[in-house]
RNA sequence: CAGCUGAACAGGCAAACCCGUCGAAAGGCGGGGACGCAAAGCCACCGGUCUAAAGCGAGGAGCCAUGACGGCGGGGUUGCCAGC
Numbered sequence: 001c002a003g004c005u006g007a008a009c010a011g012g013c014a015a016a017c018c019c020g021u022c023g024a025a026a027g028g029c030g031g032g033g034a035c036g037c038a039a040a041g042c043c044a045c046c047g048g049u050c051u052a053a054a055g056c057g058a059g060g061a062g063c064c065a066u067g068a069c070g071g072c073g074g075g076g077u078u079g080c081c082a083g084c
Base pairs, nucleotide, nucleotide: 003084004083005082006081012037013036017032018031019030020029021028022027035071041077042076043075045074046073047072048069049068050067055063056062
């Protein structure tokens, strides 16, 4: 340096929930908090899921992503510790 492995070592991240905040919402951000995670680091390219403001519809039922989810799967990319 590269590959494989993940029991332990050093660490890392942070679900639900609560508070504050942004947002129409889904959800995001900050603080607290740990369900878990060997990429639970990053990226919306593909699939999937969520929301439906605006728009469409008859001022209805509803439809709809340009919005969101990387802790849903695939894929891309970068990386810590240890052993072989």